[in-house]
Molecule: transfer RNA
Organism: Candidatus Nanoarchaeia archaeon
RNA sequence: GGGCGCUUAGCUCAGUCUAGUAGAGUGCUUCGUUCGCAACGAAGAGGCCGCGGGUGCGAAUCCCGCAGCGUCCA
Numbered sequence: 001g002g003g004c005g006c007u008u009a010g011c012u013c014a015g016u017c018u019a020g021u022a023g024a025g026u027g028c029u030u031c032g033u034u035c036g037c038a039a040c041g042a043a044g045a046g047g048c049c050g051c052g053g054g055u056g057c058g059a060a061u062c063c064c065g066c067a068g069c070g071u072c073c074a
Stems, first nucleotide, its partner, number of pairs: 001073007010026004020057001028044005050066005
C1' cells in the first nucleotide's frame, strides 16, 4: 500500500439481506421476599446505532469518504 470482517445500552451480542416507533442476556437502581445475605419475583433508569456527507416522505439498515480494531496478502 491492497483484500476481507467488525464498530448498536457499563459488558457480550441480535436487528442490516427486504429502510417504517432500537431490542435480548448480563450488570446497575428501587420494591417484594429473608433476622440478614444469596437466589427468586416485580418495576425502572441507561444508546442522537464509531465520525462526516449523500439519496429518500422516512436511514442502525442503501451509497460515498474518514477513523479505530481484527485478519490475510505485499